[in-house]
Context: one part of a larger RNA
RNA sequence: AGCAUACGGUGGAUGCCUUGGCACGGAUAGGCGAUGAAGGACGUGGUUACCUGCGAUAAGCCUCGGAUAGGUGGAAGCAACCUUAGACCCGGGGAUGUCCGAAUGGAGCAAUCCAUACAGAGUAAUGUCUGUAUACUCUAUACUGAAUACAUAGGUAUAGCAGAGCUAACCUAGGGAACUGAAACAUCUAAGUACCUAGUGGAAAAUAAAACAAUAGUGAUUUCCUGAGUAGCGGCGAGCGAAACGGAAAGAGCCUAAACUUUCUGAUGUGUUAAAGACUGCAAUCCUUGCAUCAGAGGUGUCGUGGGACUUUCAGGCUGAUUUGCAGUAAGCCAGAGAGUAAGAAACUAAUUUGUUAGUUGAAUGACUUGGAAAGGUCAGCCAUAGAAUGUGAAAGCCAUGUAAACGAAAACAUUUUAGCUCUCGAAAGUAUCCCGAGUACCACGGAGUAAGUGGAAUUCUGUGGGAAUCUGCGAGAACCAUCUCGUAAGGCUAAAUACUCAUUCGUGACCGAUAGUGAACAAGUACCGUGAGGGAAAGGUGAAAAGCACUCCUUACAGGAGGGUGAAAUAGUACCUGAAACCGUCUGCUU
Numbered sequence: 001a002g003c004a005u006a007c008g009g010u011g012g013a014u015g016c017c018u019u020g021g022c023a024c025g026g027a028u029a030g031g032c033g034a035u036g037a038a039g040g041a042c043g044u045g046g047u048u049a050c051c052u053g054c055g056a057u058a059a060g061c062c063u064c065g066g067a068u069a070g071g072u073g074g075a076a077g078c079a080a081c082c083u084u085a086g087a088c089c090c091g092g093g094g095a096u097g098u099c100c101g102a103a104u105g106g107a108g109c110a111a112u113c114c115a116u117a118c119a120g121a122g123u124a125a126u127g128u129c130u131g132u133a134u135a136c137u138c139u140a141u142a143c144u145g146a147a148u149a150c151a152u153a154g155g156u157a158u159a160g161c162a163g164a165g166c167u168a169a170c171c172u173a174g175g176g177a178a179c180u181g182a183a184a185c186a187u188c189u190a191a192g193u194a195c196c197u198a199g200u201g202g203a204a205a206a207u208a209a210a211a212c213a214a215u216a217g218u219g220a221u222u223u224c225c226u227g228a229g230u231a232g233c234g235g236c237g238a239g240c241g242a243a244a245c246g247g248a249a250a251g252a253g254c255c256u257a258a259a260c261u262u263u264c265u266g267a268u269g270u271g272u273u274a275a276a277g278a279c280u281g282c283a284a285u286c287c288u289u290g291c292a293u294c295a296g297a298g299g300u301g302u303c304g305u306g307g308g309a310c311u312u313u314c315a316g317g318c319u320g321a322u323u324u325g326c327a328g329u330a331a332g333c334c335a336g337a338g339a340g341u342a343a344g345a346a347a348c349u350a351a352u353u354u355g356u357u358a359g360u361u362g363a364a365u366g367a368c369u370u371g372g373a374a375a376g377g378u379c380a381g382c383c384a385u386a387g388a389a390u391g392u393g394a395a396a397g398c399c400a401u402g403u404a405a406a407c408g409a410a411a412a413c414a415u416u417u418u419a420g421c422u423c424u425c426g427a428a429a430g431u432a433u434c435c436c437g438a439g440u441a442c443c444a445c446g447g448a449g450u451a452a453g454u455g456g457a458a459u460u461c462u463g464u465g466g467g468a469a470u471c472u473g474c475g476a477g478a479a480c481c482a483u484c485u486c487g488u489a490a491g492g493c494u495a496a497a498u499a500c501u502c503a504u505u506c507g508u509g510a511c512c513g514a515u516a517g518u519g520a521a522c523a524a525g526u527a528c529c530g531u532g533a534g535g536g537a538a539a540g541g542u543g544a545a546a547a548g549c550a551c552u553c554c555u556u557a558c559a560g561g562a563g564g565g566u567g568a569a570a571u572a573g574u575a576c577c578u579g580a581a582a583c584c585g586u587c588u589g590c591u592u
Base pairs, nucleotide, nucleotide: 001591002590003589004588006586007585008584009583015577016541017540020512021511022509023508024507025506026505027504028503029501030500031166032165039100040099041098042055043054044053046078047077050074051073061094062093063092064091065090066089070082071081072080105114106113107112115134116133117132118131119130120129121128136163137162138160139159140158141157142156143155144154170201171199172198173197174196175195181188185235211218212217222249223248224247225246232240233239253493254492255491256437260299261298262297264296265295266294267293268292269291270290277286278285279328280327281326282325283324284323304471306436307435308434309433310430311429312428313427314426316334317333318332319331336425337424338423339422340421348420349419350418351417354414355413356412357411359407360406361405365380366379367378368377369376381398382397383387389401390400391399442466443465444464445463446462447461448460473488474487475486476485477484528535529534548576551563552562553561554560
C1' cells in the first nucleotide's frame, strides 16, 4: 500500500408520514368603484424584527343574534389585566377608516409639496390647527352674452346613486402576423390562429322566414348526436371540408313605419263672400275662429289560406261632450273575459314558501392480559335510518369530534306563491280607391365572406358608378329562361336549452407525496440577480408528552465532550424518525 471482517465518521438516498398541491363534479356567485375600488405606503401591541388583523376610535369601537368558561392572534416568556352583570370566539347590521392610487383644488421624482373660499378653535395679533367645498366631460336648469338687429357661438352658476379606473376565462366587433406544412417555393397552408384595440353581459351572439324543401311536407333561434371525412373545394398538390333530412335538449312570441284620423302642439302660406267651420240634427250663438302644407305628439295598424286602411250593417248595462238648449253619437265607467313586471308598458305594498349567511340534539362496553402507553389479545355484552372519516401514548361502531336522522335566525340577502295593483279586449260583409320600410332591391367593375382558391358560381356584405316596382307587385328555389312551389327584404325587441371559472361552498379521485405535486407544504413571487422590462430559488419530520439534560467534571472554556438525570428508546439531544451509496478512518487477519 492493496484485499477482507468488524466497528465508526461523513452523507442524506430509501421507507413511512402530510399541514400543501392537482384534476373533476354539484350548488352559489358572476362583479368592485367618486358613498373613493383593485393594489399599496406608513403606522398600530406593555415589551414586537416578520406574518396576520386593524386605521390616529388603529390585534380594535357600537348593536343584534349564536354559543359557554375561560381569554389577551401565529408565538414562548415576563408584566399587567378582562370575564356568568357573559369575556374570548362565530354570524348579521353599523361606526371609525392616515396617505398614495381612476385620484378629481394646483403641482409632483406615487405614498410628498403648495393652496383658495367659508365656518369653527386658538393667539394681544400674525403665524398655526380642525371641518367642508374647489378636476374634466356629459345631461338638465337658470343667468348672462360677441362678430350681427333678433339670435347663435361662447361664458358663469347650480344639480345628478351620470361617466372615468380595476377585474381569470367565456362573448361580440374593428384590425391582424410569422415560424411551420407543401419534404425547395410564389397561389395555398399555418389562420382569421397568436397578438393589439373597443364594448357588453352573467352569459354574449343569434332569433319569429323575402327559410328549407320538392309534387310529400316542415314551420323562429341556439346546442348536441347523426348525416360525414360524405357532397364538394384544391399549384385537383399539401391539405381544406359543408348543408338539408332524421334523433335529442329547450321551447314563446311580440312591438313599430305607412295608408286613415285628432276642436293636441308649433311653424309657414292663404282667406273678409259672414260663407267655410265650431261631433251630428233642429234652434240660437261665436268671428282670424277657417283651409292647405310641413314637423312633433295621440289613436288606428302589423299580415302571406296576402294584410290593413276605407265603406256598409249589427252589437250587455249606466253616464254622456269642451259655445248654449233638446235628442243622438264619439268617449268614459261598471259588468264579463284574459294577461302581467325575463321580451311584448311599468312601479310598489302586504302576507306567504323555500333557501343562504352562526348553530342545536344525536344510540351503544366492561373486565382480565402483554406493553411505556390498549384502541391489540382473551372473555362476556350492547347500539345501528348511525360499521363515512379523523383523532386519542400501537389497530376503537359503543373514548372525543363526528356520522344517519331530526331541528334552528333578532338581522341582512335571495327566492316561491297569493292578494292588492296595473294593462288589454266587439262581430260580419264588400273589394272600387289608398298603404304595405328607396339612393333601397338590382346591375357593372373592385374586394370580402359563405367548406368553395372566379370558376358556368347562385345566396350574403360592401368601395365606385348607374338605378326600379307597391300585390296584375317583389324575392328565392345553385349561371340563365319558362312552368310550378315557397316566402314577403330594405325598422326594432325577445327567456330557455349553450360557453367560461378570478371566486365561495360541499364532495370525489386505479391523482402527487417534499428532485414529486403549484414557482411556492417553511417569513415565496420571499431571498437573490438585473439600470430596466424581467428572471427567480433552496428550505418539511425530536418525542406520546419538552419530560428540551438539575448537578459534577475535562477543557486552547459562549465550542465540544465525560458522568448523572428524563424518557419505552438519547446511536430520539433542537446539526434531532429511518439513515443506503460514493468518500474518510480504527482494530484484526491475509498478501506484497